The RNA shown here (transfer RNA) has 72 nucleotides and comes from an archaeon. RNAcentral holds the sequence, with entries from ENA.
RNA sequence: GGGAGGGUAGCUCAGAGGGAGAGCACUACGCUGAAGACGUAGCCGUCGGGAGUUCGAUUCUCCCCUCUCCCA
Numbered sequence: 001g002g003g004a005g006g007g008u009a010g011c012u013c014a015g016a017g018g019g020a021g022a023g024c025a026c027u028a029c030g031c032u033g034a035a036g037a038c039g040u041a042g043c044c045g046u047c048g049g050g051a052g053u054u055c056g057a058u059u060c061u062c063c064c065c066u067c068u069c070c071c072a
Stems, first nucleotide, its partner, number of pairs: 001071007010024004018055001026042005048064005
C1' cells in the first nucleotide's frame, strides 16, 4: 500500500428501517444463625465520530478514527 471482519450497558454478545435488549456483574429486599444458591425489584447506553438517503437510521450509503486477521 491492497483486501476482509469488528466497535451497542461495567464485561461477553444479540438486534439489521418504526419499542435499544439478553446473560453475567452491581444495588436493595426476601430467604439463612451467617454466607452462597434461589426469588422479587431496581440501576446502567452520545449504539466509535461526522455527513447523506428516508416521514423515520443502531440498521442502508459515503468519509474519518480505532482494533483484529490476510496479502504484499